[in-house]
RNA sequence: GCUGGUGUAGCUCAGUGGCAGAGCAGCGCACUCGUAAUGCGCAGGCCGUCGGUUCAAGUCCGACCACCAGCUCCA
Numbered sequence: 001g002c003u004g005g006u007g008u009a010g011c012u013c014a015g016u017g018g019c020a021g022a023g024c025a026g027c028g029c030a031c032u033c034g035u036a037a038u039g040c041g042c043a044g045g046c047c048g049u050c051g052g053u054u055c056a057a058g059u060c061c062g063a064c065c066a067c068c069a070g071c072u073c074c075a
Base pairs, nucleotide, nucleotide: 001071002070003069004068005067006066007065010024011023012022013021018055026042027041028040029039030038048064049063050062051061052060
């Protein structure tokens, strides 16, 4: 340099054009003599960045950035 993949909550990940979600973690409450477990609830998001298409974009298109994997020319 080229190719492919990944980027969404603190972590691990769903979500293939029509209200952004789950599990775990966190916080509160219930339960318990107490703890764990369990149950109920709460909070947590610039969907990597910028732009484009569209009535409407996490989703489609382009460029760029970061990470991962692979490949490669000359000297």